[in-house]
Predicted 3D model of a 71-nucleotide RNA (transfer RNA) from a Candidatus Woesebacteria bacterium. Model confidence (mean pLDDT): 81 of 100. The organism belongs to Candidatus Woeseibacteriota, within Bacteria.

RNA sequence: AGGCCCGUCGUUCAAUGGCAGGACUACGGUCUCCAAAACCGUCAAUGGGGGUUCGACUCCCUCCGGGCCUG
Numbered sequence: 001a002g003g004c005c006c007g008u009c010g011u012u013c014a015a016u017g018g019c020a021g022g023a024c025u026a027c028g029g030u031c032u033c034c035a036a037a038a039c040c041g042u043c044a045a046u047g048g049g050g051g052u053u054c055g056a057c058u059c060c061c062u063c064c065g066g067g068c069c070u071g
Stems, first nucleotide, its partner, number of pairs: 001070007010024004018054001026042005047063005
């Protein structure tokens, strides 16, 4: 310098244009003499900006960050 891939709750992984969900963690409750385990529940996220569309995590452009390949 050229090319490709990735970015979603604290962590990890889904969602192939139509209500953003699971697991773990955290918190609350039930149970227990206490705790653990188990069970029930709660909280919390789409990297920034712009565009397309009735509607965007999803498609397009750009920027930022990370990774890989070629030279």